[in-house]
RNA sequence: ACGCGCUGGCGGGACUCGGUGUAACUCCGAACCGACGGUGAUCCGGGCGAUCUUUCCCGGUAAGCCCGUGACCCGGCCCCGGCCGGUGGACCUGGUGCGAGUCCGGGGCCGACGGUUGGCGACGCGGCGACGCGACGCCAGACAGUCCGGAUGGGAGUCGGCGCGA
Numbered sequence: 001a002c003g004c005g006c007u008g009g010c011g012g013g014a015c016u017c018g019g020u021g022u023a024a025c026u027c028c029g030a031a032c033c034g035a036c037g038g039u040g041a042u043c044c045g046g047g048c049g050a051u052c053u054u055u056c057c058c059g060g061u062a063a064g065c066c067c068g069u070g071a072c073c074c075g076g077c078c079c080c081g082g083c084c085g086g087u088g089g090a091c092c093u094g095g096u097g098c099g100a101g102u103c104c105g106g107g108g109c110c111g112a113c114g115g116u117u118g119g120c121g122a123c124g125c126g127g128c129g130a131c132g133c134g135a136c137g138c139c140a141g142a143c144a145g146u147c148c149g150g151a152u153g154g155g156a157g158u159c160g161g162c163g164c165g166a
Stems, first nucleotide, its partner, number of pairs: 002165009016030004032145001033111002035069004043060005064109002073086005091107005113149003117140005123134004
C1' cells in the first nucleotide's frame, strides 16, 4: 500500500439597486450563487542535470448545464434501524487544434418540498371599553436557486485513528 471490521473529524454558496403594489430579498429591469466522485488538450511542481526544446513518467489542479452520486419528493419491504425501487434540472455558437462535451471568446439556460398578502361577513374566547386573540366562510391577490421552516437533521464523499488478515 491492499482487504475486512470498528471508530473520530470535516462535509453548500448566493438579494444589491430601481419599478409596480396594501403587501415582493418571491413579480418586472439590472445584479448575485454553483455540493460530491469521475473524465479532462489547462496551469503548477517534481523526475531533469549549465541552458533550451521535444517526448515520456509521477503528484497536484481545471465542468452548475458530459457520465454518475447526494439532499428533496413518491412507492414497497421491514427486526423501525435500515434496505429496495421510482421520480428527479439545464448548451449552443465562433476560435485553436490530430482531437474540445471540459480550454479561449461570445451568447444562452437550470435550480426539491412546505410557508408567505389584504378586505368583508358571521362566530368563539379575553377585556368596563377602545380593542386583542383564535378558528370558519366568501372575495381579490403575489409567482422564491438567494428569505423562513423541516434542519443543532440527513448526505454523496473526504481526511484520519484502532484492530485483524496476508
FMN riboswitch aptamer (RFN element) from Pilimelia terevasa, 166 nucleotides, folded computationally. Lineage of the source: Bacteria > Actinomycetes > Micromonosporales > Micromonosporaceae > Pilimelia.